[in-house]
RNA sequence: UCGAGACAAGGGUAAAUCCGCCGUGAGGUGGAGACACAAAGCUUCCGGUCCCGGGCUGUUCCGGGAUAGCGGGGCUGCCGCU
Numbered sequence: 001u002c003g004a005g006a007c008a009a010g011g012g013u014a015a016a017u018c019c020g021c022c023g024u025g026a027g028g029u030g031g032a033g034a035c036a037c038a039a040a041g042c043u044u045c046c047g048g049u050c051c052c053g054g055g056c057u058g059u060u061c062c063g064g065g066a067u068a069g070c071g072g073g074g075c076u077g078c079c080g081c082u
Stems, first nucleotide, its partner, number of pairs: 005079001012037002017032006035069001041075003045072003048067007
């Protein structure tokens, strides 16, 4: 440096749910709370799913948005029995 991921160590994040706020909505955000996670750190490039608007009596199209904890990709990172 590259790959892998313990029977470790120090830790980290925070699902569902509840309350407040924002949003037409998917959802986001602050607090509480822990289901899980070795990248559940960052990033919409590709696909999926979801939302909004338009279109189509047609052949499932177009635009915008959300989801990174739905996969894939890209970038970065702790540890040392190996």

This is a predicted structure of an 82-nucleotide RNA (c-di-GMP-I riboswitch aptamer) from Thioalkalivibrio denitrificans. Lineage of the source: Bacteria > Pseudomonadati > Pseudomonadota > Gammaproteobacteria > Thioalkalivibrio. Of the family's consensus pairs, 95% are formed in the model. Its mean pLDDT, the model's own confidence on a scale to 100, is 86. It matches the Rfam family "c-di-GMP-I riboswitch aptamer". Rfam's curators write: GEMM was predicted in a large-scale screen for bacterial structured RNA regulatory elements. Gene Ontology term of the family: cyclic-di-GMP binding.